[in-house]
Molecule: transfer RNA
Organism: Syntrophorhabdus sp. PtaB.Bin027
RNA sequence: GGGGGUGUAGCUCAGCGGGAGAGCAUCUCGUUCGCAACGAGGGGGCCGCGGGUUCAAUUCCCGCCACCUCCA
Numbered sequence: 001g002g003g004g005g006u007g008u009a010g011c012u013c014a015g016c017g018g019g020a021g022a023g024c025a026u027c028u029c030g031u032u033c034g035c036a037a038c039g040a041g042g043g044g045g046c047c048g049c050g051g052g053u054u055c056a057a058u059u060c061c062c063g064c065c066a067c068c069u070c071c072a
Stems, first nucleotide, its partner, number of pairs: 001071007010024004018055001026042005048064005
């Protein structure tokens, strides 16, 4: 330098045109003498950034950035 892949909650990930979600973590309550475990409930998001297409974009297209990988 070129090809491919991945960027979504604190972490690991799902979702892939019209409701942003799960598990773990965290907070509150219950249970316990207390802790853990368990049960119930809550908070937490510029969906990497910019632009385009569309009535509508996390999703499709283009560019850029970061990381992983392959080739040289």